Source information
The part of an RNA shown here (large-subunit ribosomal RNA, domain IV) has 357 nucleotides and comes from a Gaiellales bacterium. The organism belongs to Gaiellales, within Bacteria. The sequence was found in a public genome assembly.
Context: one part of a larger RNA
Formats: sequence, structure tokens, C1' cells
RNA sequence: CCCUCGUUAAGGAACUCGGCAAAAUAGUCCCGUAACUUCGGGAGAAGGGACGCCCCGUUAGCGUGACGGAGACUUGCUCUCCUGAGCGCGAAGGGGCCGCAGUGACCAGGCCCAAGCGACUGUUUACCAAAAACACAGGCCUCUGCUAAGUCGCAAGACGACGUAUAGGGGCUGACGCCUGCCCGGUGCCGGAAGGUUACGUGGAGAGGUUAGCCCUCGGGCGAAGCUUUGAAACUAAGCCCCGGUAAACGGCGGCCGUAACUAUAACGGUCCUAAGGUAGCGAAAUUCCUUGUCGGGUAAGUUCCGACCUGCACGAAUGGCGUAACGACUUGGGCACUGUCUCAACGAGGGACUCG
Repeated sequence: CCCUCGUUAAGGAACUCGGCAAAAUAGUCCCGUAACUUCGGGAGAAGGGACGCCCCGUUAGCGUGACGGAGACUUGCUCUCCUGAGCGCGAAGGGGCCGCAGUGACCAGGCCCAAGCGACUGUUUACCAAAAACACAGGCCUCUGCUAAGUCGCAAGACGACGUAUAGGGGCUGACGCCUGCCCGGUGCCGGAAGGUUACGUGGAGAGGUUAGCCCUCGGGCGAAGCUUUGAAACUAAGCCCCGGUAAACGGCGGCCGUAACUAUAACGGUCCUAAGGUAGCGAAAUUCCUUGUCGGGUAAGUUCCGACCUGCACGAAUGGCGUAACGACUUGGGCACUGUCUCAACGAGGGACUCG
């Protein structure tokens, strides 16, 4: 010096990213317990008091209930009542004794205030993350009429389900409370016996090749049937175009200028654009760049925190909005208690290191 422990004057978080670690709290009984609340809770809230041993004491009381006695009848290993042995449990109170200390060791909650997120119990990155992530009851949309939809499989077949729309599959949201605004132009989905476009196929107008034959100026030309290569019109589905619907489908939810008898501001007006221009609620927020915004609170002093304001760079309503009791090894700020975290270190114990073997 390192590790694991023990103790420490005065102070008591001044340590530090942060009370990390440590200390403190602790049992049982009694008293007593706030806001808030979904009336269950919050609660072991908080905060107090008592606790040993001896005697009164084989205490009061409670439980169990033998022997014995009485009665009843359905005579039985019967039932009911009385007495109450033995055994077990066991306060409260009074008196006394000792110590610094009586849950004398061990074991054995620290607590409070405020805020964020997630309702909750649960689940998770086996070996750096336990969380505000996942799940969750509840909500909504959508598909599915049963040989269901969906899924696995080449198939047979199986699951779904020996279920049947109060069922099953998929998606989003996530208890509860109050709510969930506007936009269907784009994309998606759903509907639409018209119209446009459109494949295979049907169809075969027409064209080409070949050549029996015919013509010829002997170079060549024409050319039936058959075979063959092609092939127009016309008919022809879904889809797409088109017409509607649909946002708890994917998504989206403006700009400029002016205006009130101080100023400032603009209920108001004008104008451009859009499918429609963000309603309620919330807001420097897990979202705010400027920013340590400004004001208030807390501190002697506060980039954090809480309450406001609203100029929302770039909140906003089931990619849910805003609240919310209870809950949380979650996150943030403050306080009480307590402490070697610190001022600032000291001493002690055991094990290493070190020396010798």
C1' cells in the first nucleotide's frame, strides 16, 4: 500500500454526476394517525409510550374435560344437565430489585413532501440495459355463415374446434374519469349490370411461300387446288380509367396586409392559396433552437426542481389528448433522521503485499 471488518473528538452531505457506500430504523402490545381517494385504500402513514427479574401468583379469566351425581327414553360404546380433578393458555393491576442500557445477543421497515412516466400483479435483452420497453383487463376497426376466415403442408391431412358471430382470425389503442374536433384532394380499402381501355381465346377479311398448268422476246412472267407462313374487323373477364363511400384506414390539419381616443394589442376587415387549414385540453414539456426565456417559490447563493405566462424553432386528440387514487429494485427536485461520503484523517483486527525459510 491492497482486501474484508471494528471504533472515532468537533462538525453532519461541506463529499459526489447523484447520500453511491455506510450509518440509522427495526420485534410485540398500547395510544395515535393528514392530504387525497376509484371509499377498498392511503396505514406499519406520520408521531409517541411500554417491554427484564422477584413477590401478590398454582392471579383474574379462557380452553379442554376425567371420575362422580341426577334425569330422559328409542336401553345404547346413547343423549341432556350438574359438579368440576388433571392438563394447557394466560392478561391487567399493585409492591419490590439491579444496571448506562431489559425486543440487553442474534434476528429485525428509515421516513416525509412534490413532480414525470407507466394504471395495477406480471414479462424482457441466458453473459454490460428490468425500464417510461413488452404484456395486460378494457375500447375501437376489420375479416369470417361453417368444407368459416386464417395458418402449416406438394398432397393426404391437421390446427382453428369436436368451437359457430356473446365464436374465431387480423390490426390499432391500453385500468378508470372527462373526451376524441376538421379534411376523402393523394394512397389504401369497400361499393358501382353504364361508358373508355384491355389478355388468352373465338374469328377469319386480306397478304406471302410452294406449283399442276398457261404465256414468253427464253432473260422471265402469271398462277387453280392442296399444303404452308401470316393475319384485319368483330366478339371477349378481372384489372386500370371513371363515379361514389370510408380517417379508432395510411395520412394531412396555411400565408400576407391593415384596424380601437396614450401606448400596446387586435374582438374586426381585406387578400392569396388549400382536400381541409389544429377544436377541446395541455404547453420552455421525456417535445423549446434562441434559453440559464420572464415572473413567482424554495436556498445565504438554484443551467436542476415546483407554480405560472404563451413568443408551441418543431404539443394535440385510440402512431390517442388531458387528468387520476393505488402501485414501482423506474426517473427528477426538496426535507427530517443518520452517519468516516466529506473537513481530515487516526487507531485497531484478520488476510495479502514485503523479508527470511